A computed fold for a 131-nucleotide RNA from Chloroflexi bacterium HGW-Chloroflexi-8, annotated as FMN riboswitch aptamer (RFN element).
[in-house]
RNA sequence: UUUUGCCUUCGGGGCAGGGUGAGGAAGUAGAUUCCAAUUCCCGAUCGGUGGUAUAACCCACGAGCAUGUUACAUGCAGGAUCUGGUGAAAUUCCAGAGUCGACGGUAUAGUCCGGAUAGAAGAAGGUGAGC
Numbered sequence: 001u002u003u004u005g006c007c008u009u010c011g012g013g014g015c016a017g018g019g020u021g022a023g024g025a026a027g028u029a030g031a032u033u034c035c036a037a038u039u040c041c042c043g044a045u046c047g048g049u050g051g052u053a054u055a056a057c058c059c060a061c062g063a064g065c066a067u068g069u070u071a072c073a074u075g076c077a078g079g080a081u082c083u084g085g086u087g088a089a090a091u092u093c094c095a096g097a098g099u100c101g102a103c104g105g106u107a108u109a110g111u112c113c114g115g116a117u118a119g120a121a122g123a124a125g126g127u128g129a130g131c
Base pairs, nucleotide, nucleotide: 002130003129004128005127006126007125008124009123010122017042018041019040023035024034025033026032044111045110046101047100048061049060050059051058056099057098064076065075066074067073068072081097082096083095084094085093103114104113105112
């Protein structure tokens, strides 16, 4: 320098504040009062991994579901960005204006609860062997 085995650790963040009231409870002659969507509306807020001029929105991977010969294979699914500026180089930086986000539960969820003290792309380190 390069190849390779084993082991250890790490490896996801987010509803402040307000509006409405499906529905329910108490009560009455009628009224009225209380609870009530972190999901609807206004608004707020978050952004895994590798690549590359620094990326949620470019390329690729992981996370999801099903089947099987089960830890791998196959199939299905797999979201979203433009403009201007600087520069040798940036859909990554700066300025502006936008967009997106698995499955189950529940008054309709990127943010609550759950599978998950799980799993994973990968990152760091240790150790052995070979050249």

It was read from a public genome assembly, where an Rfam model found it.